The prediction has a mean pLDDT of 84. The RNA shown here (transfer RNA) has 72 nucleotides and comes from a Kiritimatiellia bacterium. Its Rfam family is "tRNA". Taxonomically the source falls in Kiritimatiellia (Bacteria, Pseudomonadati, Kiritimatiellota).

RNA sequence: GCCCUCUUCGUCUAUCGGCUAGGACAUCAGGUUCUCAUCCUGGAAAGAGGGGUUCGAUUCCCCUAGAGGGUG
Repeated sequence: GCCCUCUUCGUCUAUCGGCUAGGACAUCAGGUUCUCAUCCUGGAAAGAGGGGUUCGAUUCCCCUAGAGGGUG
C1' cells in the first nucleotide's frame, strides 16, 4: 500500500428495518439489619463522526476517524 472485521450506558454484552434501545456487573436512593455485608425494590446512564436510502435506520449504502486481523 491492498483486503477483511469491529466501534452500543462507567465496564461487558443483546438487538437480522417498527426503539420509549434490553440484560449482567458497577453506581445512586429506599427497605431489611444494632452497624457493615448479604438480600429485596426502584432510579439514572449508551448507538464513533458526517452524509445517503427509506414512511421509518443501532440495523442497509458511502466517506472520515479509531481498533484488530490477513497479505505483498